Predicted 3D model of a 74-nucleotide RNA (transfer RNA) from a Candidatus Yonathbacteria bacterium.
The prediction has a mean pLDDT of 82.
Lineage of the source: Bacteria > Bacteria candidate phyla > Candidatus Yonathiibacteriota.
It was read from a public genome assembly.
It matches the Rfam family "tRNA". Rfam classes the family as a transfer RNA.
RNA sequence: CCGCCCAUAGCUCAGUUGGUUAGAGCACAGAGCUUAUAUCUCUGCGGUCCCAGGUUCGAGUCCUGGUGGGCGGA
Numbered sequence: 001c002c003g004c005c006c007a008u009a010g011c012u013c014a015g016u017u018g019g020u021u022a023g024a025g026c027a028c029a030g031a032g033c034u035u036a037u038a039u040c041u042c043u044g045c046g047g048u049c050c051c052a053g054g055u056u057c058g059a060g061u062c063c064u065g066g067u068g069g070g071c072g073g074a
Base pairs, nucleotide, nucleotide: 001073002072003071004070005069006068007067010026011025012024013023019057028044029043030042031041032040050066051065052064053063054062
């Protein structure tokens, strides 16, 4: 320098052909249970979906540029 892949909650990850509330597990907080702790059950908390534009009635999803990470080639 060129090509490809990835970026969604504190962490690990889903998210279908673009379609109407953005989710799961773990973690954290509260309650129940227990003599108590743990386990278990229930509830809650937590996100402008990496950034900036564009297309569209509608974008986590499509397009363009950028940033960061990974792989390969020269």